[in-house]
Bacterial RNase P class A from Isoptericola sp. F-RaC21, 390 nucleotides, folded computationally.
The gene name in the source record is rnpB.

């Protein structure tokens, strides 16, 4: 300096006008009070007032119900090891596999000798499978040679080494060996199984012996292992205020209708002024929940990190037809022309000054930790490769 990898931080400032919500102080008024006080309503000050993703609602967990949440089936998730955590399908680090010249990135990563399914086209055959061609033996028959023999073609056998399909066809190289050939045999290698020894919490890994083991693949296919899951979701649930009118038909009161309790069973609980249907009637408004919470910033300290633990420090929306906005001015940023000034042979770079124009994705509704996914720009900082130069 060019190429490149990873991680971080922001997300326009500052000032004026108008204008929203919660909250609070003050003034005006309504009401109700047990005379302390309480609540609505206008008016006015003042304090805060959206995000890094608030978004999608995939996962996970808090809280809250569900007359207990118990047992069996079933289904659903998760899936190399250690730790972190409230808990995760989330994050550290490592291990193994692939990929890069390297920083690094990718990997839905249990089990295919428990069983059972499928493997398209193509191929003779897709699993302890399979002779199309080709090689070999052998019988037969047809030419040919004077023979030995040679060529052809059918039967029947043996072979998996060569050729062809195919993503996949029973390790690879050399040899011995045979009628041809084959781990049949024998050296190296690579892989796999058993056994030691070393290293490591561990997944692994090194390393020495031994066994011809040489078994296709596929579990985002059924299945097996191992571990985890009760549901439902703040329109949870809860308090308070308020409306109405009744009638009729079936059911059933311990031989119990109905009902509640995850899909199903089993078993538990509730059950009699009960229950279900029809017809008519009717109310639907306020409050809590509801934001202090696994909070956030700073420093130290342990840890390789993930994250802990200690000390100090701040309080940061809480709407319910939904509030957070909108204009105008200065400065900051980009772009686009054009003008001075420098540098460069040049292409073009740097810096200034004036015009015109732009600034994304989005947006709270219990709350919290993930991950996913969108995002105009701009900043910072490790690390790697290539060149040159000292």
């Nucleotide at each position: 300096c060019g190429a490149g990898u990873c991680g971080g931080u922001c997300g326009g400032a500052c000032g004026g006008u108008c204008g929203c919500g919660u909250c609070g102080g003050c003034g005006g008024u309504g009401c109700c009070c047990u005379c302390g006080g309480g609540u609505g309503u206008c008016g006015u000050c003042g304090c805060c007032g959206a995000g890094g993703a608030a978004c999608g609602u995939c996962c996970g967990g808090g809280c809250u119900c569900c007359g207990a949440a118990g047992g069996g089936c079933g289904a659903g998730g998760u899936g190399g090891u250690g730790g972190c955590u409230a808990a995760c399908g989330g994050c550290c680090a490592c291990c193994c596999g692939g990929g890069g010249u390297g920083a690094c990135c990718c990997g839905c990563g249990g089990g295919a000798c428990a069983g059972u399914g499928c493997c398209a086209c193509a191929g003779a055959a897709a699993g302890u499978a399979g002779a199309c061609c080709g090689c070999c033996g052998u019988c037969g028959c047809c030419g040919g040679g004077c023979g030995a023999c040679c060529g052809g073609u059918g039967g029947c056998g043996g072979u998996a080494a060569g050729g062809g399909u195919g993503a996949a066809a029973c390790g690879g190289u050399g040899g011995u060996g045979u009628a041809a050939g084959a781990g049949a045999c024998c050296a190296c290698c690579a892989g796999c199984g058993c056994g030691g020894c070393c290293g490591g919490u561990g997944a692994c890994g090194g390393u020495c012996g031994u066994g011809g083991c040489u078994c296709g693949g596929u579990a985002a296919a059924c299945c097996c292992c191992a571990c985890c899951u009760g549901g439902a979701g703040c329109a949870a649930g809860g308090u308070c205020a308020g409306a109405c009118a009744g009638g009729g038909a079936g059911c059933g009161u311990u031989c119990g209708a109905g009902g509640g309790u995850u899909g199903c069973c089993c078993g538990c609980c509730c059950g009699a002024u009960g229950c279900u249907c029809c017809c008519g009637g009717g109310u639907a408004g306020a409050c809590c929940g509801c934001u202090c919470g696994a909070g956030c910033c700073c420093u130290g300290c342990g840890g390789c990190a993930a994250c802990g633990c200690a000390g100090g420090g701040c309080c940061u929306a809480g709407a319910u037809g939904g509030a957070u906005g909108a204009c105008c001015g200065u400065c900051g940023c980009c772009c686009g022309c054009g003008c001075c000034g420098g540098g460069g042979c040049a292409a073009c770079c740097c810096g200034g000054c004036a015009c015109g124009g732009g600034a994304a994705c989005a947006g709270a509704a219990c709350c919290c930790g993930g991950c996913g996914u969108a995002c105009a720009g701009a900043c910072c900082g490790g690390c790697u490769c290539g060149u040159c130069c000292g």